[in-house]
Context: one part of a larger RNA
Molecule: large-subunit ribosomal RNA, half A
Organism: Flavobacteriaceae bacterium 14752
RNA sequence: CGUAUGGUGGAUGCCUAGGCUCUCAGAGGCGAAGAAGGACGUGAUAAGCUGCGAAAAGUUGCGGGGAUCAGCACAUAUGAAUUGAUCCGCAAAUCUCCGAAUGGGGCAACCCGUCAUAUUGAAGAUAUGACAUUCCGAUUUAUCGGGAAGCAAACCUAGUGAACUGAAACAUCUAAGUAACUAGAGGAAGAGAAAACAACAGUGAUUUUGCUAGUAGCGGCGAGCGAACGUGAAAUAGCCCAAACCAAUAUUGUUUCGGCAAUAUUGGGGUAGUAGGACUACAAUAUUUUUAUGCAUUAUAACUAGAACAAUUUGGAAAGAUUGGCCAAAGCGGGUGAUAGUCCCUUAUAGGUAAUUAAUGUAUAGGAUAGUAGUAUCCUGAGUAGCGCGGGGCACGAGAAAUCUUGCGUGAAUCAGCCGGGACCAUCCGGUAAGGCUAAAUACUCCUGAGAGACCGAUAGUGGACUAGUACCGUGAGGGAAAGGUGAAAAGAACCUUGAAUAAAGGAGUGAAAUAGAACCUGAAACCAUACGCUUACAAGCGGUCGGAGCGCUGAACUUGUUUCAGUGUGACGGCGUGCCUUUUGCAUAAUGAGCCUACGAGUUAUUGUUAAUGGCCAGGCUAAGUAAUUCAGUUACGGAUCCGUAGCGAAAGCGAGUUUUAACAGGGCGCAAUAGUCAUUAACAAUAGACGCGAAACCGUGUGAUCUACCCUUGGGCAGGUUGAAGCUUUGCUAAUCCAAAGUGGAGGACCGCACCCGUUGACGUUGAAAAGUCUUGGGAUGACCUGAGGGUAGGGGUGAAAGGCCAAUCAAACACGGAAAUAGCUCGUACUCCCCGAAAUGCAUUUAGGUGCAGCGAUUAAAUAGUUUUAUAGAGGUAGAGCUACUGAUUGGAUGCGGGGGCUUCACCGCCUACCAAUUCCUGACAAACUCCGAAUGCUAUAAAAUGUUUUUAAUCAGUGAGGGCAUGGGUGCUAAGGUCCAUGUCCGAGAGGGAAAGAACCCAGACCAUCAGCUAAGGUCCCCAAAUAUAUACUAAGUUGACCAAACGAGGUUGAACUGCUUAGACAGCUAGGAUGUUGGCUUGGAAGCAGCCAUUCAUUUAAAGAGUGCGUAACAGCUCACUAGUCGAGCGGUUCGGCAUGGAUAAUAAUCGGGCAUAAGUAUAUUACCGAAGCUAUGGAUUUGUUCGCUUUAGGCGGAUAAGUGGUAGGGGAGCAUUGUAAUUUGGGUAGAAGAUGUACUGUAAGGUAUGUUGGACUAAUUACAAAAGAAAAUGUAGGCAUAAGUAACGAUAAUGCGGGCGAGAAACCCGCACACCGAAAGACCAAGGAUUCCUCAGCUAUGCUAAUCAGCUGAGGGUUAGUCGGGACCUAAGGCGCACCCGAAAGGGGAAGUCGAUGGACAAGCAGUUAAUAUUCUGCUACUUGCUUUAAAUUAAACGAGACGGUGUAUAGAUGUUAGUGCCUCCUGACGGAAUAGGAGGUUGAAUCACAAGAGAUUGUGAGAUAGUACAACAAAGCUUCGGUGGCGUUGAUAAUCUAGCGGAUAUACAUCCAAGAAAAUCAAUUAAAGCAACCCGUACCGUAAACCGACACAGGUAGUUGGGAUGAGAAUUCUAAGGUGCUC
Repeated sequence: CGUAUGGUGGAUGCCUAGGCUCUCAGAGGCGAAGAAGGACGUGAUAAGCUGCGAAAAGUUGCGGGGAUCAGCACAUAUGAAUUGAUCCGCAAAUCUCCGAAUGGGGCAACCCGUCAUAUUGAAGAUAUGACAUUCCGAUUUAUCGGGAAGCAAACCUAGUGAACUGAAACAUCUAAGUAACUAGAGGAAGAGAAAACAACAGUGAUUUUGCUAGUAGCGGCGAGCGAACGUGAAAUAGCCCAAACCAAUAUUGUUUCGGCAAUAUUGGGGUAGUAGGACUACAAUAUUUUUAUGCAUUAUAACUAGAACAAUUUGGAAAGAUUGGCCAAAGCGGGUGAUAGUCCCUUAUAGGUAAUUAAUGUAUAGGAUAGUAGUAUCCUGAGUAGCGCGGGGCACGAGAAAUCUUGCGUGAAUCAGCCGGGACCAUCCGGUAAGGCUAAAUACUCCUGAGAGACCGAUAGUGGACUAGUACCGUGAGGGAAAGGUGAAAAGAACCUUGAAUAAAGGAGUGAAAUAGAACCUGAAACCAUACGCUUACAAGCGGUCGGAGCGCUGAACUUGUUUCAGUGUGACGGCGUGCCUUUUGCAUAAUGAGCCUACGAGUUAUUGUUAAUGGCCAGGCUAAGUAAUUCAGUUACGGAUCCGUAGCGAAAGCGAGUUUUAACAGGGCGCAAUAGUCAUUAACAAUAGACGCGAAACCGUGUGAUCUACCCUUGGGCAGGUUGAAGCUUUGCUAAUCCAAAGUGGAGGACCGCACCCGUUGACGUUGAAAAGUCUUGGGAUGACCUGAGGGUAGGGGUGAAAGGCCAAUCAAACACGGAAAUAGCUCGUACUCCCCGAAAUGCAUUUAGGUGCAGCGAUUAAAUAGUUUUAUAGAGGUAGAGCUACUGAUUGGAUGCGGGGGCUUCACCGCCUACCAAUUCCUGACAAACUCCGAAUGCUAUAAAAUGUUUUUAAUCAGUGAGGGCAUGGGUGCUAAGGUCCAUGUCCGAGAGGGAAAGAACCCAGACCAUCAGCUAAGGUCCCCAAAUAUAUACUAAGUUGACCAAACGAGGUUGAACUGCUUAGACAGCUAGGAUGUUGGCUUGGAAGCAGCCAUUCAUUUAAAGAGUGCGUAACAGCUCACUAGUCGAGCGGUUCGGCAUGGAUAAUAAUCGGGCAUAAGUAUAUUACCGAAGCUAUGGAUUUGUUCGCUUUAGGCGGAUAAGUGGUAGGGGAGCAUUGUAAUUUGGGUAGAAGAUGUACUGUAAGGUAUGUUGGACUAAUUACAAAAGAAAAUGUAGGCAUAAGUAACGAUAAUGCGGGCGAGAAACCCGCACACCGAAAGACCAAGGAUUCCUCAGCUAUGCUAAUCAGCUGAGGGUUAGUCGGGACCUAAGGCGCACCCGAAAGGGGAAGUCGAUGGACAAGCAGUUAAUAUUCUGCUACUUGCUUUAAAUUAAACGAGACGGUGUAUAGAUGUUAGUGCCUCCUGACGGAAUAGGAGGUUGAAUCACAAGAGAUUGUGAGAUAGUACAACAAAGCUUCGGUGGCGUUGAUAAUCUAGCGGAUAUACAUCCAAGAAAAUCAAUUAAAGCAACCCGUACCGUAAACCGACACAGGUAGUUGGGAUGAGAAUUCUAAGGUGCUC
C1' cells in the first nucleotide's frame, strides 16, 4: 500500500407524532358571581406531565353507548362494572391561598384585625358572614342601589414623537408622522347625509377598489415626494335636536288685583336651501319599520343505520401474483404482520333530540314615520365666522397660496343674510357653518371546526415532533439549548458457565431476522484495531505520473510445464516533476485561508421598464377591478373604464400633411411623401425594495441595575501594650503689683513606637496561575479627614468623584438589556456540475477624485452596410536624427593685434614713457546648444492608381469586464547618461501562454498546446560521461583551472605569441668568466668629523691611460672596504630597442560549501573554416473528435441525417451556445418491487465530460423511465455554522514542604476507611459560640456506575428511612430613625412627579427561666425540680388619676468600688509510691463544687453578705455484668458508700458610680409613673437540624482569595507581640 473482518461514530435512505403557508365557516373577548397567570395540595404505592380542588385523576342530573375499566405509565396489590361501569355530549355542584386583590399590613401565595352570630359564663382559640377606593343615581344626608378597576395576538382612533440612513460630505429635505412610549374603543374602528364637487354640461352622504398617473404639481427644482377632477365597480339608508309658537308647574317682580312680565323645569310643535318652519286657512290615518311575548316549522351534540370476496400460490405474515366474482348516491382517507372499493374505522346517503340557542313564518300588544295654499311678522346654532401674529395639516418646503385647524390678540352679519368655486375683484354657479346619530361594502386573527399544499421532513420545519421557554447563564431587565425510530407482537433473553459482582463475557432460548438485545431500523466518512499478500534497515524532497525487475492471487488455453496468455495486488530501480485557493505587475513562496471527516452554507422574490425570441390578432391590439357559472386557491364566459398605436409642428393660443420662424414672401428647422402595432409567455439586464452571502465601530428609543464600587443619610460596633508630657492648677522663689523662674500636679495631641484592623512601597515568585490581580518578603497608617456591620438614597450625556477621566455588578472619553434593524460599509473575505465558440484592459478626459465612478477606448452576441489592410508607383506638407555656425541667437579653447582701463615713472601742468595687469574689435585656430539653424534625411502621415487579401473595417441594438500593470529593446525627460527607480513615445512579450533552450528563472532565444501514435524532418541550443547526438576534420592560440557556464577597470609587468620599423654584429656584437677601474685630491665650503658617496658650490677641471665620474650603489663616527660606469682578454653568431595586435597575468577584498561533476598540450577551453547528427506540444505522416463557411445526397421539410471540401479548435476578466445530475408536480402514459425497493458497499462495462447501465453482498419497503413543468437545484476554501474524531501525548499537571510510621480489623481488593500505639502541626486558632448566607449538607442502614484531580471497603456522593418540640431564646401580635408608600391637596401632553395626616420600616428603645438529666440525630424548647410574666373569672380590700417628669443619649481622661474567672500557697478528703523487710512524720496524683429565683441586711448604685433553693446533682472510692484477650489483662452496664475550705494572697477588670476636661455641642417614639392579696383558668403564629475564617456562604471547582460580632487558659513577657504548650482540633485526597 492492498484485501478481508471488526470497533467507534451517526451521515444517508425510508418514516412522522410536529411545524409552516393558506381557504371556507364560526367566534371576536374574560373579569368584584373574583379573571389572565400562579403557589400549595390531591393517587394504595407517586419524583415529573396531565386532570382536579379539603366534595381534590374527581361529585350530581339528563342523553348517548354496550363491555370492559382504575390518565401519560407496559408493575404489584386492591377494587369497580349488564341493578349498564370506563368513555362521549349537554346542564349543574364544589372550587384552598396569592393575584385588579378590595378589612389593615406585607419581602406574592404570609401576618394581624373590627363588628355580628355560634361553640362554654369570661379570657384565649376556632367557625360563618360583612367591612377597600372611586363615579353616577336615589333619598330619610349617611345610608342604599348600580357601574368602573385588571388581563388579552393583531387590526382601529387619538396624544407625544426619534435616530441610523439617503442626498455618494452636510444644514432645508429624506428616513417618517415610521419605530417606540402612552390613553381609549369595538368586533370592527374611524368617516358619513354637502356652508361638497364641477364648469355654463352636470353629479348628488360615507367607505373600499380598478384606472386616471408616476400625470398635474411640490422640491438645496437636488435626493426625492406625489395628488385631484372624472370614470369602471363593491355596498347602499337615511335621520334626530336647539330656536320660533303653544301649554303646564314653581319662584320672583309688578299691578288698575283682572292680570302682565321675567327666570327655571317639563310636555307639545319643528328641522330646511326650487329655502324651511312658526303663524293663518284647509285636508286625513296611508305606507314603511322596530321591540316584547306566544305558537309553528327548520337547523344544531354525543350518536344510529350504512352495499359488496373467495380460492390457489410465494411468504413469518397477503392486502402482492394468478383465477373467477360482486357492490357502487359509497373507487376521499386511515388502519390491519408487504400495495385492500368488497377485513376494520370511515365515506355517499338516510336518520336522531331532553334542555338551550338561532333562523323563518305567523298572531297579539306597544313605539316611530307623510300633505296643500297664503307670506305681514317671528325663528333658523357667537367670543362663532373673519382679520393680525406664530405654528401645524393639506401631494403643495411661505411661495402669487386658496382651503382645514388653533396658542395669543381683535372681532361681524342675521335670508335684502352668510360661505365656497386655489391670491384678489366683478359676474355667474354651487351650498346653508359655528348641535347630534347612523348598518353594509373595508382592516385583523390570540382562539374553534372542516379542509388544502409542484411547503419542511429531525443541523430541515416553530426556539420547542421528546417532562421547552425546560435545563443552564445573569443581581436584574433579559438570554436560551441539546435530545425522534427494537419488533408484526415483548415473544424484552428462563436456565448454565467464567467472574468479587446487580459489571462484562460465553452458551442456551424467543423471533422471519438478535451484526433487530433495549447505548436497540438502515449504519457512510474521519479515526482506531486484528489477520493475510507484497514492500521497506547506505537511503533524502509536493509522494504523483511514465517505464519497470521480482513476488503473491484468479481465470483461460493447450503442448500438462520451473509453460503461455489475460486480469489483479505490491513496487526494487530509472525518467520528469516546488500542493490548492485567494490576491496580485508578479507567489512553491518565508503573502492570505483551511487539523481531518460528515451535514448545512451565498444572484432569490415582487412590481415597473428596455431589448430579443416565440405565439395570438392586426390599423388596430388588449382588458383591469368586478360579476356570473362551475368540477370551487383552478377554469370558462361577461366586463372596453383605462392604456399603447394610427399625425405632426409650435413656448403657447392654435393650425394641421403640414407647421413654425417673419409685418409678409423667400429661405431654414422639424415632419409627410416611404406607415405596424399591440397583448401574452420566456430569457437577459436595469430601477425600487435587506436585493449574492457574512462582517463593523457607532446613532436613537424604551427599560434594568448603587448585593461591586463613589458619595451621602440613619442606627450600632472596633482600636493589645508601651512612650512623650501642651494648656490649666498648686507650692516656692521673685516683683510695688504684674511678668517671670523652678518643682509638683495635670493628661492635651489629624503626637511617637507597635499587635488586631485598614492600605498596598520594594523585590522575587506566579503569568495554559492555587488566584480573570494572588503568595512570600519588605513597607505606610494604626484616637482619627480612622476602620467596619445593618438598613436606606442618588441612574446613563445621568449619578458620584480630597480630580486618576477615576468609579457606577470581572464592562466606562458615556453602563447593561431589548428594539429601530437584515442601520450603513466606494472596504476585506467567500460565492458550489460539465463541454463547445470568441476573447479583453490596466489608456484618454472629468471627478472633495486618485484602490471609487461617468463617458470614450478595447471584448462578446445579433443584424445591416461596404469598407479596411499590405505592396508598388506617383504627387505632397513638414524641420526630427545628423550636420553647421565668418548664417542668426547664445556660449566658447589657444594664439596674434592691443581700442580702452588699472598700476608705476616723469620738475606744477601738459605732452609723454614703461608694464610678466585686466582687456574690446579684428584675424588665425579649435569646438558647443531641448527652448540656435545657412542646411537636412530615413521612417511616419495625406492623396491618387493598380495588384493582392477577404470582413480583418464601419454602423445600430443588447450584455459586459477593464480604468493598480510589469519586463525587455529602441528614442527621450528626471536622477548621479545610479537603481529590478520614476515619467512619456514606438515595438514586443508576460499579464491571460503550455512546449524546447538559457543548471534552476513571468516576460532573454526558439516556438503559439483539439486528441491519440514505441513514425519522420527541423528551430534555438547542442553532440566525453551524467544526457539524445562527433572523444568529428583542418590550422592556430591559452597554462591562468584563466575561460567555457555571472561582472570587472585605471594602472603595472623581460608571461607567451604574431606583425611592422629600427640599432649593434666574424674589423667578433650580447651575456658570462679573468684582469684593471688610477693620479692632483681628504676639490672647495660647511662641520665635532664630511676623505667620490649628510648638505651647499662649480669652468665637475686637469693628468696618466687600453680604460677609469671631483663618482652608480652598499658601507664607516670619519677613514677603510665591496662594487658600477668604462677598458682589455677569453668565447664564437646572433644580440638589442620602439610601435601595433591575440591569449594569458597582477590589480582582485565578506561574512554557513560549492563553474553539476569529471576533465583541459591526444581540449571536452578559445579563434577560424567545414561536414554529419541530436534536438520542441513547431512542420510532416496515420487515425479520430469538434466549430464555422461552401457544396452534394437522403428523408419524416427540420433547430434532421450522411458525405466531400476549405479554414480553424492556448486562454484570465468577460460574452455566447449546448448539456448532466438532485428534489418535487402533471399525464387515470409506460413500468419495477418481500421470488426483495430506496440507501450503503464492491466489481464489470460504457460515454468527449458532467455521468450512465448491469450485477454480487448488506438492507427490509418503496421506487423508476419518457415528455413537459417548478425549484430551498450541485462546495474544498468565507480566522464559515453544528456534530464527530485526531494531533500534541500517555506529555504537562494532580492546588501551600504541618509528616508520617507500625500493629490489628472489615473486605474480592487497603499508603489514604475503622481501632490502637508512637510521631508531627495549630493553639488571639487550624479551639468554642453566634449573625448573614446556604437549604437537608444533620443521624442511621445499604451501596460504589458517576462525583472525589489517584485508589476507596470511605464520603458533604447514590438509594431508603429518621430527625428540628418554647408564655420566658430571636421575630410578630409594642415603639419609632433614615427612608418607602400615601386618602386629602398641588403640579404635569398622557404615563406620571411631589405630598400635611396616616401607615410601614431595626442596625436602636421596651419586654418574663434556671440547674440537672436524656437522644443515633433536638433542647434555656422534652423530662424532673425550682421560678417568673401577662390576661381573665370569683372572693376580699383600697382608689378617681391633671400637669410635669422620665424614657433621653457626644469625645477623651482620671479615681473609687468591683463580678465571673484564673494562678499560687496552706489546710482537708481519697488513692498511689521504697530491690528485700517495715512505717508514714516523706513524696506524688486527683478533688475540695452546687444555678435562676425568693426573703432579710448593707450600700448612692453596680453589687455584696446571710438563709432558703439543696435529701438535687457533680467528683471520688469499693464491688462489678457483657464484650475483647497474647489469659498477664482490658473493659466499666450497674450497685453501694462516705465526704472535704464557703481560707489567704496575687493577676485580671464585666459592670456601677463620681469627677475632670474639650469643642465638632452630641436620635425619635412607645413602655413607665397608673392598686393589693388568694384560688382557679388561659397563654397564639413563625424560626430552632447542620455548616458558619468554611469542602456546606461569595469567588464556574472539595479554589493558598473574601466574610460583621462574642469568647479566647498556662510558661516567657509591657503585651491579643514572640516561642513552647493545655483543652480541643488536625496531618491539608495521590